Predicted 3D model of a 96-nucleotide RNA (Bacterial small signal recognition particle RNA) from Actinobacteria bacterium UBA2184. Its Rfam family is "Bacterial small signal recognition particle RNA". Its family is annotated with signal recognition particle, plasma membrane targeting and SRP-dependent cotranslational protein targeting to membrane, signal sequence recognition in the Gene Ontology. Model confidence (mean pLDDT): 81 of 100.

Order: sequence, then structure tokens, then C1' cells
RNA sequence: GUCCGGGCCCCGGGCGGCGGUAUGUCGUGAACCUGGUCAGGUCCGAGAGGAAGCAGCCAUAAGCGGCCUCUGCCGGGUGUUCGGGGUCCGGUCCCG
Repeated sequence: GUCCGGGCCCCGGGCGGCGGUAUGUCGUGAACCUGGUCAGGUCCGAGAGGAAGCAGCCAUAAGCGGCCUCUGCCGGGUGUUCGGGGUCCGGUCCCG
């Protein structure tokens, strides 16, 4: 110097695991100032009928709470695999 093998360290990628989190999920959630349906009552109308609409019920916003099963994101003294770099060790053959 050549080729091969191995140890350690660093960087990056894939898959997985773990943890966290919300935009995921479940619940809760508005006297009026959200939506729907609106008993009673009210209003308009001669009437037929119509209008607004409280309570109730249903749904929902922000907010609040629970949970990571799913989804997304974030994280690592995480497992594995691939690639790159550094360093050390061993072997092989060649040259001086």
C1' cells in the first nucleotide's frame, strides 16, 4: 500500500416501541346576547290562518374535565435495520 473482518464514537433515513400532547376521542357546556323544535301564554286577523317567541327538549361554540383505542404532531441515555463519516484493533497479499 491492497483487500477482508471486528470494536467504539458521531450524523442522517426507514420500521417499531415508549412518553407527552391536541387539531384526536369521550363527557360536560349558553336565563337572553347560538341554531332547531317550540306546550302554555302573547300578538295580528271577522274567520281561515299567520307572526314573534319564554320554559322544556335536541344540537352546538368558547371554556372546562377524562382518555390515549384511532389520527396528527412533538420528544428520547429507546429496539432494530440501512446509508455516510471518524478512530482503533486483527488478518491477507504485494512493494520498499